[in-house]
A computed fold for a 477-nucleotide part of an RNA from an uncultured sludge bacterium, annotated as small-subunit ribosomal RNA, 3' major domain. Model confidence (mean pLDDT): 85 of 100. Its Rfam family is "Bacterial small subunit ribosomal RNA".
Context: one part of a larger RNA
RNA sequence: UGACGGGGACCCGCACAAGCGGUGGAUGAUGUGGAUUAAUUCGAUGCAACGCGAAAAACCUUACCUACCCUUGACAUGCCCGGAACCCUGGUGAGAGCUGGGGGUGCCCGAAAGGGAAUCGGGACACAGGUGCUGCAUGGCUGUCGUCAGCUCGUGUCGUGAGAUGUUGGGUUAAGUCCCGCAACGAGCGCAACCCUUGUUCUCAGUUGCCAGCAUUAAGUUGGGCACUCUGAGGAGACUGCCGGUGUCAAACCGGAGGAAGGUGGGGAUGACGUCAAGUCCUCAUGGCCCUUAUGCCUGGGGCUACACACGUGCUACAAUGGUGGUUACAAAGCGCAGCGACUUCGUGAGGGGAAGCUAAUCGCAAAAAAGCCAUCUCAGUCCGGAUUGGAGUCUGCAACUCGACUCCAUGAAGUUGGAAUCGCUAGUAAUCCUGGAUCAGCAUGCCAGGGUGAAUACGUUCCCGGGCCUUGUACA
Numbered sequence: 001u002g003a004c005g006g007g008g009a010c011c012c013g014c015a016c017a018a019g020c021g022g023u024g025g026a027u028g029a030u031g032u033g034g035a036u037u038a039a040u041u042c043g044a045u046g047c048a049a050c051g052c053g054a055a056a057a058a059c060c061u062u063a064c065c066u067a068c069c070c071u072u073g074a075c076a077u078g079c080c081c082g083g084a085a086c087c088c089u090g091g092u093g094a095g096a097g098c099u100g101g102g103g104g105u106g107c108c109c110g111a112a113a114g115g116g117a118a119u120c121g122g123g124a125c126a127c128a129g130g131u132g133c134u135g136c137a138u139g140g141c142u143g144u145c146g147u148c149a150g151c152u153c154g155u156g157u158c159g160u161g162a163g164a165u166g167u168u169g170g171g172u173u174a175a176g177u178c179c180c181g182c183a184a185c186g187a188g189c190g191c192a193a194c195c196c197u198u199g200u201u202c203u204c205a206g207u208u209g210c211c212a213g214c215a216u217u218a219a220g221u222u223g224g225g226c227a228c229u230c231u232g233a234g235g236a237g238a239c240u241g242c243c244g245g246u247g248u249c250a251a252a253c254c255g256g257a258g259g260a261a262g263g264u265g266g267g268g269a270u271g272a273c274g275u276c277a278a279g280u281c282c283u284c285a286u287g288g289c290c291c292u293u294a295u296g297c298c299u300g301g302g303g304c305u306a307c308a309c310a311c312g313u314g315c316u317a318c319a320a321u322g323g324u325g326g327u328u329a330c331a332a333a334g335c336g337c338a339g340c341g342a343c344u345u346c347g348u349g350a351g352g353g354g355a356a357g358c359u360a361a362u363c364g365c366a367a368a369a370a371a372g373c374c375a376u377c378u379c380a381g382u383c384c385g386g387a388u389u390g391g392a393g394u395c396u397g398c399a400a401c402u403c404g405a406c407u408c409c410a411u412g413a414a415g416u417u418g419g420a421a422u423c424g425c426u427a428g429u430a431a432u433c434c435u436g437g438a439u440c441a442g443c444a445u446g447c448c449a450g451g452g453u454g455a456a457u458a459c460g461u462u463c464c465c466g467g468g469c470c471u472u473g474u475a476c477a
Base pairs, nucleotide, nucleotide: 001477002476003474004473005472007471008470010468011467012466013465015461016460019425020424021423022422023421026316029313030312031311032310033309034307042053043052064302065301066300067299070296073127077126078125079123080122081121082120083119086103087102088101089100090099091098092097107116108115109114129291130290132289133288134287138285139284140280141279142278143276145274150189151188152187153186154185155184156165157164158163169180170179171178195268196267197266198265200236201235202234203233204232205231206230209226210225211224214223215222239262242256243255244254245253246252318418322377323376324375325374326373327372334365335364336363339358340357343354344353345352346351384415389410390409391408392407393406394405395404431453432452433451434450435449436448437447
């Protein structure tokens, strides 16, 4: 100087408390461990691995296993020889491949011979190739402490020195934020602001959007209009600016006015010096090592989907604040041409046939659902719950056996609110309800985003956890 303390003082955080909803019990989904296997590819492992890499494992992906092939190679550059390329077709084989037949001559230079470009086949060698090893050789990227308020430097001063001071102290703040004081005076990286979005308003613009008044219609449908809504570009607006009080004539705090908004208005992006030899050589790049008729490459099939069990994360429930049937409203944000598909028709349905419109503020996906109203069920393992199984189908796709999703009929398991323990959340939040997107042929209870309905509680900081600052002890570094 640090680190540590079941030392002290102060302060903060959904850290506790106060509340609301869960997890832990059940079924199935998914990831992991284990055990299994020819293989069940690899990585991630307290917080900070475990719906994680994977924003899509039937083939492909695919790295694994098995079998069959290839050896200058699936891919790149260079050399030599031959044929342009390419097209049609046969045998064999699970395919990759192996082996035949036929057709075919373009471009540039040149009178021609010939040469060249491009492409294919053959050959020899330099080489290719490796998701092989090492993340403890590395770059880059990322997680975490933590959006915590810290981390440092120059000069000066003090100390023999390591170092100290500044950065401590008194106040204050979300903040090393600001003020005052002070052997310090300044400065840098962080904080804040500048950026995006949302909340108010003005100006400009008015179609594909909108409709107040006029006309018109089944309908903003059309004429008309751009007031309003909205869209999207530019401004305004909030600064403790004003008033009162407290305070060191300070910073600031408390209350108030005005205001759409008030003291950082809400949300996001933004992550200091560093820590964990944290993670990643399987995104990529890369040193070293290793393989080179194989640890490379091609193909068929299988596996990654297996299952006594254990754990994590989410889904659906156990019902009446509910289930079922009917009826009737109100969104936002997205996506669409190898696409979205109105409408019509067939089917109980998943869907099928036909088909308008739309490269989209124009057309479509599209029905929002919970909510409301009416009816029924009346506390039951039930008209709750939907697993499982049998049968029949639809769709995608060469192909749904291993191993897809969905539909219909039948079946109707566990489950009656969950032990010890444990998680999230402070407001348009939790809870609850739908909607869209990426990936994608198909496949979502996951992920990312959008809106609808919409709470309870916070006395307080003694305690648990984590963190900041000062101080103290130490046989630790």